[in-house]
Context: one part of a larger RNA
Molecule: large-subunit ribosomal RNA, domain III
Organism: Thermosinus carboxydivorans Nor1
RNA sequence: GAGUAGCGAAAAGACAGGUGAGAAUCCUGUCCACCGAAAGCCUAAGGGUUCCUGAGCAACGAUCGUCGACUCAGGGUAAGUCGGGACCUAAGCCGAGGCGGAGAAGCGUAGGCGAUGGACAACGGGUAAACAUUCCCGUACCGCCCGAAGUCGUUUGAGCGAAGGAGUGACGCAGGAGGUAGGGCAAGCGCGAGGAUGGAAAGUCGCGUCUAAGCCGGUAGGGUGCAGUGCAGGCAAAUCCGCACUGCGAGAGCCUGAGAGGUGAAGGGGAGCUGAGGGGAGACCCUUGGCGAAGUUGUCUGGGCCAGACUGCCGAGAAAAGCUUCUAGCGAGACGGAGGGCGCCCGUACCGGAAACCGACACAGGUAGGCGGGGAGAGGAUCCUAAGGUGCGC
Numbered sequence: 001g002a003g004u005a006g007c008g009a010a011a012a013g014a015c016a017g018g019u020g021a022g023a024a025u026c027c028u029g030u031c032c033a034c035c036g037a038a039a040g041c042c043u044a045a046g047g048g049u050u051c052c053u054g055a056g057c058a059a060c061g062a063u064c065g066u067c068g069a070c071u072c073a074g075g076g077u078a079a080g081u082c083g084g085g086a087c088c089u090a091a092g093c094c095g096a097g098g099c100g101g102a103g104a105a106g107c108g109u110a111g112g113c114g115a116u117g118g119a120c121a122a123c124g125g126g127u128a129a130a131c132a133u134u135c136c137c138g139u140a141c142c143g144c145c146c147g148a149a150g151u152c153g154u155u156u157g158a159g160c161g162a163a164g165g166a167g168u169g170a171c172g173c174a175g176g177a178g179g180u181a182g183g184g185c186a187a188g189c190g191c192g193a194g195g196a197u198g199g200a201a202a203g204u205c206g207c208g209u210c211u212a213a214g215c216c217g218g219u220a221g222g223g224u225g226c227a228g229u230g231c232a233g234g235c236a237a238a239u240c241c242g243c244a245c246u247g248c249g250a251g252a253g254c255c256u257g258a259g260a261g262g263u264g265a266a267g268g269g270g271a272g273c274u275g276a277g278g279g280g281a282g283a284c285c286c287u288u289g290g291c292g293a294a295g296u297u298g299u300c301u302g303g304g305c306c307a308g309a310c311u312g313c314c315g316a317g318a319a320a321a322g323c324u325u326c327u328a329g330c331g332a333g334a335c336g337g338a339g340g341g342c343g344c345c346c347g348u349a350c351c352g353g354a355a356a357c358c359g360a361c362a363c364a365g366g367u368a369g370g371c372g373g374g375g376a377g378a379g380g381a382u383c384c385u386a387a388g389g390u391g392c393g394c
Base pairs, nucleotide, nucleotide: 013031014030015029016028017027018026032391033390034389035388040371041370042369046351047350050349051075052074053073054072055071056070060068061067080141081140082347083346084345085344087118088117092113093112094111098107099106122139123138124137125136126135142343143342144341145340146339150335151334152333159330160329164326165325166324167323168322172313173312174311175310178306179305180304182301183300184299185298186297187296189208210267214263215262216261221256222255223254224253225248226247227246228245229244230243231242233241234240272291273290274289275288276287277286278285279284314317357366358365373385374384375383376382
């Protein structure tokens, strides 16, 4: 220079009470304002204690500060079922032998690693300063072990069964139709209120449910010929798959299939009513217990599910495990399950369109996925608003 520029979105604050040495800035209350396909909720990556509580204010916070994601201390993350591993494979990577090379490297078979994919058994409620599909309550399911009744079999062989065969898994794009979970709205029903100033007992306010598994039903819908004989194919075998022939044939049988309904449930939740303790002049607030109503119908929507559906098209749209089946083979016990027992390792706090991630910053930038109500509207546009969250640290 200069007490100058600036103090980082113009969503907005005001008042009262409290705390305190100290308050525009902290806490509480009442109004006001802003977002509401978000500025709300869940979650992946990333971060790594920032979470909760107590005690603090030198620094950090663009001002202040009694406050904080700051300082100090203590506490907090509970799983057979959620995610990952003890399963599988993709790109890619590693790679016994091997190839190749002066060497080090490089390539690569068998084999393995590797989710962003496949496979795979738990839901509802409660609790809580901080975790909960993990703790607790209720009701389930999966795997393994023991195992009662009963049944079958011991060479006329029950049953098990591949690292092998086959099927399935198994997949593109576009399009339209149907059913339905869920959601919305309206009415009915239950509970409470029912009016300081014009009216109003008409209407207003709040709530209106419920899981998985198991059982019944197999529904809307979708798909599909069945049986016998033969065979040189599927690297051995096969009753499986495939091929050929014969017979019989349909809207039947078989396969698949959301959802509804019953149960679960004499349970749980539930507006509201109410007891006790504390605070307050009071209205009322905080803590903790008890009781507990209604719970139907119609309609609209329906992006999730049926669905690996259906129709069309050409650019012709992963793999392996798993599952089913077939034998090879094993084989003297097996099936069955009342009932009982066991169930490992890692993650789990918190932020997560952000003051906690990436941007040197408490930075108007960037950041994958899911949910996303109401009025108006074609709409997730736009305006207003609910739940919820905020007023952007002078």